[in-house]
C1' cells in the first nucleotide's frame, strides 16, 4: 500500500428493518452455625458521522480501532 472480516452490558456473545436476549461479573435477599455453593431479584449495552426508510443495532457511504491474507 491492496484485499477481506469484526466493532452490542465491566467481560464473552446472540438475534433481527418494528420490544436488543443470554451467560458471567456487580448490588440486595433467602438457604447454611459460618464459608464455599445454590436459588431468586435488581442494575448495566448498539464505535463515530452522514444517507435510505413511516421506522436503522440491522441496509448504504465515509471515518476510527482491532484481526487475517498478500505485497
Nucleotide at each position: 500500500c491492496g484485499g477481506g472480516g469484526a466493532g452490542u452490558a465491566g467481560u464473552u456473545u446472540a438475534a433481527c428493518g418494528g420490544u436488543a436476549g443470554a451467560a458471567u461479573a456487580g448490588g440486595c435477599g433467602c438457604a447454611u452455625g459460618g464459608g464455599g455453593u445454590g436459588c431468586g431479584u435488581c442494575u448495566g449495552g448498539a464505535c463515530c458521522g452522514g444517507g435510505u426508510c413511516c421506522a436503522a443495532u440491522u441496509c448504504c457511504c465515509g471515518g476510527c480501532u482491532c484481526c487475517c491474507c498478500g505485497a